[in-house]
This is a predicted structure of a 271-nucleotide part of an RNA (large-subunit ribosomal RNA, domain VI) from Treponema peruense. Lineage of the source: Bacteria > Pseudomonadati > Spirochaetota > Spirochaetia > Treponema. The coordinates come from a structure-prediction model, not an experiment, and the mean pLDDT is 91.

Context: one part of a larger RNA
């Protein structure tokens, strides 16, 4: 663009893509079978392998924005206290959040139909026989559903619910035509705050009638006891104050900052 007026929401599912694996053990049962040796079908139940989706609760990875240690050196007048530099985190010891797998959970399936090989029944051509010639069962990890995903450009362009528009004039070539005032809905964008969404686009929140991001406050949670001080010790240090100080991304509250303010599409009842 179409999908015969415009929207928002939910949605049918034509189709079309994934999936489709198995081992061992226990029961039945030391049963059936068979002289004995050995040793089940049928069915019931666990546990596993490999592969696949999700997920971060646990067990670990990362964590160069977070914390603590320390060497050497330069600076901050000195002590103390700190701050840069060490090859692009100096080096070490720990770590949220977010990614993650070596975790954690959970999948193949059950069930129906229809059949392959094969195995019946009924039966006749051809007074018997025969599973076929008419007719009817059975029977596969395969087929069709059936699970998960996408799916109405499915042009056959689907369905449901909701919402909005109910102005006037001119031309002549009389048509789904032009054209001019008025209008400008419902809804969408554009701008802006962001995201568990992302390369741009896109998709999704949320824009003051607001918790969308930042601070700010409490909470998780990390590091692991801060500076001072005060005592003890010649001193390095060591206790107490104090489970201290500090402290990204995680949870929740606060409008205190920033989403202000505006503007563009989109019509007027519809072959």
């Nucleotide at each position: 663009c179409g999908u015969u007026g415009g929207a928002u929401g939910u949605u049918u599912g034509a189709g079309a893509g994934g999936a489709g694996c198995u081992g061992c053990c226990u029961u039945u049962a030391g049963u059936a079978c068979g002289a004995g040796a050995g040793g089940a079908c049928c069915g019931a139940g666990g546990u596993g392998g490999a592969c696949g989706a999700a997920c971060c609760u646990c067990u670990g990875g990362u964590g160069u924005a977070c914390c603590g240690g320390u060497u050497g050196u330069u600076c901050c007048g000195c002590c103390a206290g700190g701050a840069g530099c060490a090859a692009g985190u100096g080096c070490c010891g720990g770590g949220u959040a977010u990614c993650u797998a070596a975790g954690u959970u959970c999948g193949g399936a059950a069930g129906g139909g229809a059949u392959a090989a094969c195995c019946g029944c009924u039966g006749a051509a051809a007074g018997c026989a025969u599973c076929u010639a008419a007719g009817c069962g059975g029977g596969a990890a395969g087929c069709c559903c059936g699970c998960c995903u996408c799916a109405a450009g499915a042009u056959u362009a689907g369905a449901c619910a909701u919402c909005c528009c109910u102005g006037g004039g001119a031309g002549c070539a009389u048509g789904a035509c032009u054209c001019c005032c008025c209008u400008g809905u419902a809804g969408a964008c554009c701008c802006c705050g962001g995201g568990c969404a992302g390369a741009c686009c896109a998709c999704c929140c949320g824009g003051u009638u607001g918790a969308u991001a930042g601070g700010c406050c409490g909470c998780a949670g990390g590091u692991g006891c801060a500076g001072g001080u005060a005592c003890g010790g010649c001193g390095a240090c060591g206790u107490g104050c104090a489970c201290a100080g500090c402290c990204g991304a995680g949870c929740g509250g606060u409008a205190c900052u920033a989403a202000u303010a505006g503007g563009u599409c989109g019509u007027g009842a519809g072959g």